Predicted 3D model of a 102-nucleotide RNA (Glycine riboswitch aptamer) from an Ardenticatenaceae bacterium. The model forms 90% of the base pairs in the Rfam consensus. It matches the Rfam family "Glycine riboswitch aptamer". Rfam describes the family as follows. This family represents the bacterial glycine riboswitch.
[in-house]
RNA sequence: GAACGCCAAGCGAGAGAGAUUUGAGAAAAAUUCUCGAACGCCGAAGGGGCAAGCUAGCAAAAAAAUAGUGAAACUCUCAGGCAAAAGGAUCGCUUGACGGAG
Repeated sequence: GAACGCCAAGCGAGAGAGAUUUGAGAAAAAUUCUCGAACGCCGAAGGGGCAAGCUAGCAAAAAAAUAGUGAAACUCUCAGGCAAAAGGAUCGCUUGACGGAG
């Protein structure tokens, strides 16, 4: 020490689905929130699963069963979420640390 990679932070953008019913509690009250139960949903925190391929695969070889590895925005819905707020994969910009051809 460039591009770039990776991680973090700041700012901006950022979808989907019931302000569902019910019991108890919190709060001065309303709204609301928390916990439990019931029914219905969402997928973009996180997490799980799988294809091809690759590796191994008993006798000379090949093949197969089988095993391992193996991605996602696919899928599952464990978790999380279903007015707003918060969160939110991902994208853009900025900054920093580490790596980095030389």
Source information:
Taxonomically the source falls in Ardenticatenaceae (Bacteria, Bacillati, Chloroflexota, Ardenticatenales). The coordinates come from a structure-prediction model, not an experiment, and the mean pLDDT is 83.